[in-house]
C1' cells in the first nucleotide's frame, strides 16, 4: 500500500427501493405485593458521517471513519 466483508435503539437481530424502521431483553413509570421479585400496562430510546441517483433510499453509487479477515 491493495482487496473483500460488516457497521440499526443500552445489548442480540429484523425490515423486496414504498414509510410511522419492528420484535426480544434491559432501561424508567404505573398496577398488584407487607418489601422485593413474577405478572400485567405505558413510556422513551436507533439506521457510524458526509454527499450523491430516485417520485421515494436503513437498503443503490462515491468519500470518510470503526472493526474484522485475506495478499503483498
Nucleotide at each position: 500500500g491493495c482487496c473483500c466483508c460488516u457497521g440499526u435503539g443500552g445489548u442480540a437481530u429484523a425490515a423486496c427501493g414504498g414509510a410511522u424502521a419492528a420484535c426480544a431483553c434491559a432501561u424508567g413509570a404505573g398496577u398488584c405485593u407487607u418489601c422485593g421479585g413474577a405478572a400485567c400496562u405505558c413510556a422513551a430510546g436507533u439506521u457510524a458521517g458526509a454527499g450523491g441517483u430516485u417520485c421515494g433510499a436503513a437498503u443503490c453509487c462515491u468519500c470518510u471513519c470503526a472493526g474484522g479477515g485475506g495478499c503483498g
This is a predicted structure of a 72-nucleotide RNA (transfer RNA) from Candidatus Curtissbacteria bacterium RIFCSPHIGHO2_01_FULL_41_44.
The prediction has a mean pLDDT of 80.
The RNAcentral record of the sequence draws on ENA.
The same sequence occurs in records of 6 taxa.
NCBI's taxonomy places the organism under Bacteria, Bacteria candidate phyla, Candidatus Curtissiibacteriota.